[in-house]
Context: one part of a larger RNA
RNA sequence: CUGUUGUUAAGGAACUCGGCAAAUUGACCCCGUAACUUCGGGAAAAGGGGGACUCCUUAUGAAAACGAGGAGUCGCAGAGAAAAGGCCCAAGCGACUGUUUAGCAAAAACACAGGUCUCUGCAAAAUCGUAAGAUGAAGUAUAGAGGCUGACGCUUGCCCGGUGCUGGAAGAUUAAGAGGAGAUGUCAGGGGUUAAACCUAAAGCAUUGAAUUGAAGUCCCAGUAAACGGCGGCCGUAACUAUAACGGUCCUAAGGUAGCGAAAUUCCUUGGCGGGUAAGUUCCGUCCUGCACGAAAAGCGUAACGAUUUGGGCACUGUCUCAACAACAGACUCG
Numbered sequence: 001c002u003g004u005u006g007u008u009a010a011g012g013a014a015c016u017c018g019g020c021a022a023a024u025u026g027a028c029c030c031c032g033u034a035a036c037u038u039c040g041g042g043a044a045a046a047g048g049g050g051g052a053c054u055c056c057u058u059a060u061g062a063a064a065a066c067g068a069g070g071a072g073u074c075g076c077a078g079a080g081a082a083a084a085g086g087c088c089c090a091a092g093c094g095a096c097u098g099u100u101u102a103g104c105a106a107a108a109a110c111a112c113a114g115g116u117c118u119c120u121g122c123a124a125a126a127u128c129g130u131a132a133g134a135u136g137a138a139g140u141a142u143a144g145a146g147g148c149u150g151a152c153g154c155u156u157g158c159c160c161g162g163u164g165c166u167g168g169a170a171g172a173u174u175a176a177g178a179g180g181a182g183a184u185g186u187c188a189g190g191g192g193u194u195a196a197a198c199c200u201a202a203a204g205c206a207u208u209g210a211a212u213u214g215a216a217g218u219c220c221c222a223g224u225a226a227a228c229g230g231c232g233g234c235c236g237u238a239a240c241u242a243u244a245a246c247g248g249u250c251c252u253a254a255g256g257u258a259g260c261g262a263a264a265u266u267c268c269u270u271g272g273c274g275g276g277u278a279a280g281u282u283c284c285g286u287c288c289u290g291c292a293c294g295a296a297a298a299g300c301g302u303a304a305c306g307a308u309u310u311g312g313g314c315a316c317u318g319u320c321u322c323a324a325c326a327a328c329a330g331a332c333u334c335g
Stems, first nucleotide, its partner, number of pairs: 001330008010321002014319001019316001028050004036041001038151001052073007060065001074078001086314007093306002098110002114149007126135003152301004157231003162228002164224005171219003177213002182208005189200003232250005259293001260290001271287005
């Protein structure tokens, strides 16, 4: 010097991103216990007190024993060692117990009970398999499957123009198929020629093929947002000023309602004001100018809960001022 421990004057978080680590507290008995609350909790809240031994009295008891009261005794110390909550205040998130990245993340992520929407009438829908077959289910809509939300309380506004889904069938469009007008090739024959070439051409056989007919779908017409989604701009106006309940105008499918709001969301920004500190980019309350909250990708509250996140306080301490000493194991020297 390193590691693991132990102790420390005075101070007591001045350390540090941050009380990380350490210290404090600790079992039992008695007293006492707030806000808030879903009346269950919160709660071991918080905060106090006690203890050994001897003798006496006394309750219970057959006794052993043990409880209560009183008087006294000893030690630095009486739960005499070990083991055994630090606490409080405020806020965010998630209701809760639970689950998770075996090996850097335990969380605000996942799940959850509850809510809601859609599909499914049973040979169910959905899923696996080429199929047979199987799961669903030896179930039957109080059932099964899928999506979203996520206890509870109060709520969940407007828009169906686009996309999706459901329903409709008048019209438009539309495949194969049906249909077969017509056309073409070949060619007996006919015309033509000295012979050819060439022209024409029935039937047949082929090739092609118009009109017409032809379903769902699409166009179209409705419905549907706890379906995917969306939820404006400009100008003027009140007897100080400021602001605009009010008016005008343009656009839209409709122009963001309630509640919340510098927020896990606020760029400007360390916004303004207040609180807390001697001093506070964090924190709490309030304001609203919401760059770019907002109502089941839910909104706002919320007791309890949390190895959760943030801010503050009490106690406590070698975290620090500022370091010292001791023990053990190394390092170092010798072997």